[in-house]
RNA sequence: AGGACGUUAGCUCAGUUGGUAGAGCAGAAGACUUUUAAUCUUUUGGUCGCGAGUUCGAGUCUCGCACGUCCUACCA
Numbered sequence: 001a002g003g004a005c006g007u008u009a010g011c012u013c014a015g016u017u018g019g020u021a022g023a024g025c026a027g028a029a030g031a032c033u034u035u036u037a038a039u040c041u042u043u044u045g046g047u048c049g050c051g052a053g054u055u056c057g058a059g060u061c062u063c064g065c066a067c068g069u070c071c072u073a074c075c076a
Base pairs, nucleotide, nucleotide: 001072002071003070004069005068006067007066010025011024012023013022019056027043028042029041030040031039049065050064051063052062053061
């Protein structure tokens, strides 16, 4: 320098054909228990990396940028 993949909740990750953003864990409250843990119930939490474009409508499509992983090439 070129290429591929990835970036979504505090963490690990889903998200189908573009049509109301989700699960598990974690956090909070409650039940149970002498208490803790465990278990059960309820529940909080999101600028979908940033910016722009297309569209009636974008996490999803297009472009640019940033960051991460990997591959190739070059230099030493």
Molecule: transfer RNA
Organism: compost metagenome